About this RNA:
c-di-AMP riboswitch aptamer (ydaO/yuaA leader) from Halanaerobacter jeridensis, 139 nucleotides, folded computationally. It was read from a public genome assembly, where an Rfam model found it. The source organism's lineage runs through Bacteria, Bacillota, Clostridia, Halanaerobiales and Halanaerobacter. Rfam family: c-di-AMP riboswitch aptamer (ydaO/yuaA leader). From the family's description: This family represents a conserved RNA structure found upstream of the ydaO and yuaA genes in Bacillus subtilis and related genes in other bacteria. Its family is annotated with cyclic-di-AMP binding and regulation of gene expression in the Gene Ontology.
[in-house]
């Protein structure tokens, strides 16, 4: 390195969100992540109004009903989907689940030095299965 044959894979999972050091306090540093930011390119619009913009999969689309009203739409809940995402090595089908929520404060395009933030929070308890593949034994 090729081929066959066999076979476990529950302390893990969603998330960037986990390590290591020192502490009397306030810390620090590595990894792993957003955000600002120039030529170029791109937009060829623009203005407190149809503001705009960022995280994150969580975007859009419809229906009825209720209230007001001359009529009509906005919203919030509701109900049906839908981009998109998760589902125990990995891909593929299916099947089950999610399709939220928060933050900026008149302002950000991409953007290279640069120059700043964040590393919280929850879930589960023999469970989703099939089919390739692949790690581990053997010959």
């Nucleotide at each position: 390195g090729a081929a066959g044959c066999a076979c476990a894979g529950a302390u893990g999972u969603c998330u960037a969100a986990u390590c290591c050091u020192g502490u009397u306090u306030u810390a620090g540093g590595a990894g792993c992540g957003g955000g600002g930011g120039a030529c170029c390119c791109a937009u060829u619009u623009u203005u407190u109004u149809u503001g705009g913009g960022g995280c994150g999969g969580a975007u859009c689309c419809a229906g009825a009903a209720u209230g007001a009203u001359a009529a009509a739409g906005a919203g919030a809940a509701c109900u049906g989907g839908u981009a998109a995402g998760g589902u125990a090595c990995c891909c593929u089908u299916a099947g089950c689940c999610u399709g939220a929520g928060c933050c900026c404060g008149a302002c950000a395009g991409c953007u290279a030095a640069c120059c700043u933030c964040g590393u919280a929070g929850g879930c589960a308890g023999u469970a989703u299965a099939a089919g390739g593949g692949g790690c581990u034994g053997c010959u």